Model confidence (mean pLDDT): 83 of 100. A computed fold for a 506-nucleotide part of an RNA from a Candidatus Magasanikiibacteriota bacterium, annotated as small-subunit ribosomal RNA, 5' domain.

[in-house]
Context: one part of a larger RNA
RNA sequence: GGAUGAACGCUGGCGGCGCGGUUAAGGCAUGCAAGUCGUGGGAUCGGUUAGCUUCUUUUGAAGCUAAUCCGGACCGGCAAACGGGUGAGUAACACGUUGGUAACCUACCCUUGAGACGGAGAUAGCCCACCGAAAGGCGGACUAAACUCCGAUGGUCAUGAGGGACAUAUGUCCUCUCAUGUAAACGCUUCGGCGCUCAAGGAUGGGCCUACGCCUGAUUAGCUUGUUGGUGAGGUAAAGGCUCACCGAGGCCGAUCAGUAGCGGGCGUGAGAGCGUGACCCGUCACACUGGGACUGAGACACUGCCCAGACUCCUACGGGGGGCUGCAGUCACGAAUCUUCCGCAAUGGCCGCAAGGCUGACGGAGCGACGCCGCGUGCGGGAAUGACGCCGAGAGGUGUAAACCGCUUUUCUGGGGGACGAACUUUAUGACGGUACCCCAGGAAUAAGGAGCUGCUAACUGCGUGCCAGCAGCAGCGGUAACACGCAGGCUCCAAGCGUUAUCC
Numbered sequence: 001g002g003a004u005g006a007a008c009g010c011u012g013g014c015g016g017c018g019c020g021g022u023u024a025a026g027g028c029a030u031g032c033a034a035g036u037c038g039u040g041g042g043a044u045c046g047g048u049u050a051g052c053u054u055c056u057u058u059u060g061a062a063g064c065u066a067a068u069c070c071g072g073a074c075c076g077g078c079a080a081a082c083g084g085g086u087g088a089g090u091a092a093c094a095c096g097u098u099g100g101u102a103a104c105c106u107a108c109c110c111u112u113g114a115g116a117c118g119g120a121g122a123u124a125g126c127c128c129a130c131c132g133a134a135a136g137g138c139g140g141a142c143u144a145a146a147c148u149c150c151g152a153u154g155g156u157c158a159u160g161a162g163g164g165a166c167a168u169a170u171g172u173c174c175u176c177u178c179a180u181g182u183a184a185a186c187g188c189u190u191c192g193g194c195g196c197u198c199a200a201g202g203a204u205g206g207g208c209c210u211a212c213g214c215c216u217g218a219u220u221a222g223c224u225u226g227u228u229g230g231u232g233a234g235g236u237a238a239a240g241g242c243u244c245a246c247c248g249a250g251g252c253c254g255a256u257c258a259g260u261a262g263c264g265g266g267c268g269u270g271a272g273a274g275c276g277u278g279a280c281c282c283g284u285c286a287c288a289c290u291g292g293g294a295c296u297g298a299g300a301c302a303c304u305g306c307c308c309a310g311a312c313u314c315c316u317a318c319g320g321g322g323g324g325c326u327g328c329a330g331u332c333a334c335g336a337a338u339c340u341u342c343c344g345c346a347a348u349g350g351c352c353g354c355a356a357g358g359c360u361g362a363c364g365g366a367g368c369g370a371c372g373c374c375g376c377g378u379g380c381g382g383g384a385a386u387g388a389c390g391c392c393g394a395g396a397g398g399u400g401u402a403a404a405c406c407g408c409u410u411u412u413c414u415g416g417g418g419g420a421c422g423a424a425c426u427u428u429a430u431g432a433c434g435g436u437a438c439c440c441c442a443g444g445a446a447u448a449a450g451g452a453g454c455u456g457c458u459a460a461c462u463g464c465g466u467g468c469c470a471g472c473a474g475c476a477g478c479g480g481u482a483a484c485a486c487g488c489a490g491g492c493u494c495c496a497a498g499c500g501u502u503a504u505c506c
Stems, first nucleotide, its partner, number of pairs: 001506004006502005013376006019369002021334001026332003030329003035078003040075002044072004048067008085287003095213003099209003104206002109202007117151005127140002130137002157181006163174004187194002215259003222252003227249008262284004266277004289310005312323004340366001342365003348362001349360004379408004390399003413443006422433001450495005455476003461490005471478002
């Protein structure tokens, strides 16, 4: 000198774009953050509309039927494994780069081929009864489906046996042969369409493996028994000590141990080499009160799913139950320190749905904070050989055209008028931001300057006060009676809506 997710002191006019719990991965009140589909299903309740009947002076009330619509439960489907948060753990195939998978999976989507025949069953809801303070639970009876099951058919599928070609490490291929096994929802429809099953291919996403790269300490020198290898088996989507039985005795070495740490794209600095760093944004990994476990599923060992244990906390009728903000806001605590319990699904994107549409604290916006960067303003011209007070000085003179005063302008400000783009989905309709940005008119210099420094380094000096005191200070050093170094004042210097200080990096 540059830089910062900064903080502190003094000061503070506006706008745009960013950023904002770096500490306690400490505890959390409250609300919201994942639902959706009636074109899968049965029933029922409430509402709406229409019709009919009865009552009623009318208004209206009751009942029945029907319709579609709306809402509340239940079964079923898809989603909930994404999106959002955090950096605790991890020195590791976690990450980055490079290859491999003849050792693998992939819902939804696309392409191609073939197909959907026959039958059966259970259960929730509802009803009855019971237990419990509650959370909730037990029993009986009954019912539907795209729920579940059985049979048929079927293939390029799976398993086993055989043959051939290729290759060689297990293998790969053949529309090859035989045996065995496994499908489906003539479901819905406004007749446009949407779906279902099997197989093959694609796309996308992932699993596993590989070589190389990846902090400090030897005041850590040895470490290792599923350890290292083999055979067989189990297990997995899949190779493998991944697991197990048996057999051999191996394997590693700056190993092991300890400390620290998510990693990368990047970011800061530097001429570069390098050094430092990993906030925001993007990719990826890991975690979800702590520890463990599996279930469901194409996908999880699952942040707002389940079970067990523990700590904490809440309710309780003391028998027993509930909870998990490292989602968005907000609160307490901690701290030098970090925001609104805001608006909207209008846009982009996501899930569900044929659609209409629903949901979406993702997201789009607004609010707060000079936290940062950038831009603008706080006026412009004139102003008497005239220039007040203060300060310095013998004087001249300086502060200083500075002010006053005259003229002008209106960025900004105030008031008024107009007023968007963002809207794309055939038409129509649809804007949170927002009456915002922007444009026009009017008014009036009007609403707007400070901070640090002035001994040398280092741009900028005098007076007074003080008297090794009070104090200053980055280093050298100033102060003990004329202090350009302390304090105040005037003057000056440098930056400027900022200026300084502290901390950290180059």